């Protein structure tokens, strides 16, 4: 100098001016109520605060609220190497194993296939209690020929048969290399490597290692197929939920109230309908609340490899409900991306102009 890896941070700035929402305040204006002390509302002035790292997707986990619930089991859904962190998690940290990268590092639904059931297209002889197309062999048996009195021997054929070296198919063909062995071969035997089981050592564990022992090697793959094992899970969501509460209609009660009135009917009884005032409760419109001080933020010290925790000091950081956070002008620079709260937090994922800091890796050059 170039190329990268990981972690963290910023997200145009300044000034002027006109506006918007919350809170506080009162020297101001105004309306209503009043027990005359004051209180409530509207407007104005002043002060102060006013989106994000993702506010997003609504995919996980929790708080909060209401409903349900003795306990246990089944079913259903989720999670899935080990240890730790946390309110909790499918998140995070550290470690193990496997894969990728020269490396810093990155990626992984990564429990169980010797409990059972099931699945595997095409190709191929054979795909799960393996199999023989080409090939190799043909010791043994068979056939033929020769030699021999005979027993038998030698040669040939590739008929029975043997074999799994080599070739071929496939993602995958029942350990690998070498030597011996054999008719040819084969863990058939042996050595080394690998594997399984046992034991020992280290580690909390996952797991690793071993000059150790046993075994010729079985037990192929798929569980994001059913399943088995372990653990977790009640439902709905701030339009949750709570409070205040018109008009109209309807419900309950009391009084007026008395043989009342109207209809049916020839009339009586009977039956049906019906008034005024006040009070009570439910509920609708509407209003208030829930609402933002919280698993909060910053700094420091201490503990821890780390996630994180403890302590001390300091800080207050939107709370709307037709829903505010904006418009204009000037200047500066590296020329400004993705995008905007709606009960609140912890994550994950996705979108994103440009820039800064720290640690580390590889290559080249110079000394």
């Nucleotide at each position: 100098g170039g190329a990268g890896u990981u972690g963290g941070c910023c997200a145009g700035g300044u000034u002027g001016u006109c506006g918007c929402g919350g809170c506080g305040u009162c020297c101001c204006u105004u309306u209503c109520c009043u027990u005359c002390g004051g209180g409530a509302g509207a407007g104005g002035g002043c002060g102060u605060c006013g989106a994000g790292g993702a506010a997003a997707g609504u995919c996980c986990g929790g708080g909060c609220u209401c409903c349900a619930c003795a306990g246990g089991g089944c079913a259903c859904g989720g999670u899935g190497c080990c240890a730790g962190g946390u309110a909790a998690c499918g998140c995070c940290u550290g470690g193990g194993c496997g894969g990728c990268g020269c490396g810093a590092g990155c990626c992984g639904a990564c429990g169980g296939a010797a409990a059972g059931u099931g699945c595997a297209g095409c190709a191929g002889a054979g795909a799960g209690c393996a199999g023989a197309c080409c090939g190799c062999c043909g010791a043994u048996g068979g056939c033929c020929g020769c030699a021999g009195c005979g027993a038998u021997g030698c040669g040939g054929c590739a008929c029975a048969g043997g074999u799994a070296a080599g070739g071929g198919u496939g993602a995958a063909a029942g350990g690998g290399u070498g030597c011996g062995g054999u008719a040819a071969g084969a863990g058939c035997g042996c050595a080394c490597c690998g594997c399984a089981c046992g034991c020992g050592u280290g580690g909390c564990a996952a797991c690793a290692c071993g000059u150790c022992g046993u075994g010729g090697c079985a037990c192929g793959g798929c569980a994001a197929a059913c399943c088995c094992c372990a653990c977790c899970g009640g439902g709905a969501g701030c339009a949750a939920g709570g409070c205040c509460a018109a008009a109209u209609a309807g419900g309950g009660g009391a009084a007026c109230g008395a043989u009342g009135g109207c209809g049916u009917g020839g009339c009586c009884c009977g039956c049906g309908c019906u008034g005024u005032u006040c009070c009570c409760g439910g509920g609708u419109a509407g209003g208030c609340u829930g609402c933002u001080c919280g698993a909060g933020c910053g700094c420091a010290a201490c503990g821890g490899u780390g996630a994180c925790g403890u302590u001390g000091c300091g800080c207050c950081c939107a709370g709307a409900u037709g829903a505010a956070u904006g418009g204009c002008a000037a200047c500066c620079c590296a020329a400004g991306a993705c995008a905007g709260a709606a009960c609140c937090c912890g994550g994950c994922u996705u979108a994103u102009c440009g820039g800064c800091c720290a640690a580390c890796u590889c290559c080249c050059c110079c000394a």
Predicted 3D model of a 367-nucleotide RNA (Bacterial RNase P class A) from a Pseudomonadota bacterium. Rfam family: Bacterial RNase P class A. Rfam describes the family as follows. Ribonuclease P (RNase P) is a ubiquitous endoribonuclease, found in archaea, bacteria and eukarya as well as chloroplasts and mitochondria. The gene name in the source record is rnpB. The prediction has a mean pLDDT of 79.